[in-house]
Molecule: transfer RNA
Organism: Candidatus Adlerbacteria bacterium
RNA sequence: CGGGGUGUUGUAUAGAGGUAUUACAUACGAUUCGGGUUCGUAAGACCCGAGUUCGAUUCUCGGCACCCCGA
Numbered sequence: 001c002g003g004g005g006u007g008u009u010g011u012a013u014a015g016a017g018g019u020a021u022u023a024c025a026u027a028c029g030a031u032u033c034g035g036g037u038u039c040g041u042a043a044g045a046c047c048c049g050a051g052u053u054c055g056a057u058u059c060u061c062g063g064c065a066c067c068c069c070g071a
Base pairs, nucleotide, nucleotide: 001070002069003068004067005066006065007064010024011023012022018054026042027041028040029039030038047063048062049061050060051059
């Protein structure tokens, strides 16, 4: 320098245009003499900008970061 991929909560993930999923972790409650386990409840997220659309995590363009391949 060229090509490709990825970017979603504290961590790891799903999501193919209409409410953003699940697990762990966290907080609270129940269970226990207490702890652990188990169960229930709750809070917490779409990398940035622009475009298309009634509506964008999703489609398009640009940027940024990381990874892979080539030179």